The prediction has a mean pLDDT of 75. SAM riboswitch aptamer (S box leader) from an Acidobacteriota bacterium, 119 nucleotides, folded computationally. It matches the Rfam family "SAM riboswitch aptamer (S box leader)". Rfam describes the family as follows. The SAM riboswitch is found upstream of a number of genes which code for proteins involved in methionine or cysteine biosynthesis in Gram-positive bacteria. Taxonomically the source falls in Acidobacteriota (Bacteria, Pseudomonadati). It was read from a public genome assembly, where an Rfam model found it.
RNA sequence: AUUUCAUGCAGAGUGGCUGAGGGGUACGGGCCCGACGACGCCACGACAACCGGACCAGCUAUUAAUAAUGACUGGUCGCUCGGUGCCAAUUCCCGCCCGGUUCGCGGGGGACAUGAAGA
Numbered sequence: 001a002u003u004u005c006a007u008g009c010a011g012a013g014u015g016g017c018u019g020a021g022g023g024g025u026a027c028g029g030g031c032c033c034g035a036c037g038a039c040g041c042c043a044c045g046a047c048a049a050c051c052g053g054a055c056c057a058g059c060u061a062u063u064a065a066u067a068a069u070g071a072c073u074g075g076u077c078g079c080u081c082g083g084u085g086c087c088a089a090u091u092c093c094c095g096c097c098c099g100g101u102u103c104g105c106g107g108g109g110g111a112c113a114u115g116a117a118g119a
Stems, first nucleotide, its partner, number of pairs: 003117006013044005021033003027095004045087001047085001049084004053077006060070004091111001096108004
C1' cells in the first nucleotide's frame, strides 16, 4: 500500500515567516476564501472526535457472599495523564441510484478524511 469496522449538519485562532493562489485528488458544474495577505510552514493557544486513563451506573462471570475482582454496555470528567486528530463554510454543495417533486428536500451508494483493528 491493500483489508475490516466506526464516525463525518457538534466544537475550537492568535502571532511570526512566506507571497498567489486556495477550498484533499482526476474531471465537470456551482458557490466561497484570498494583497485588509488566503493556502502553506513554525510557535503558542484552543477544541474534544477516536483509543488508552479516572469516576459512576447497568449487566454478566467467578467466589460462601448483599462484597470483591474481571469482561461487556452506557454516561460523566479530563486531555496541565498519554497517543492521534482537529480549529471558514455539512466532508462547502452537486455529479450515480431510489423516493418525492420541479423547488428545495429525504434516504442510499461512491469517493475522501480521521480513528481503531488486522497484516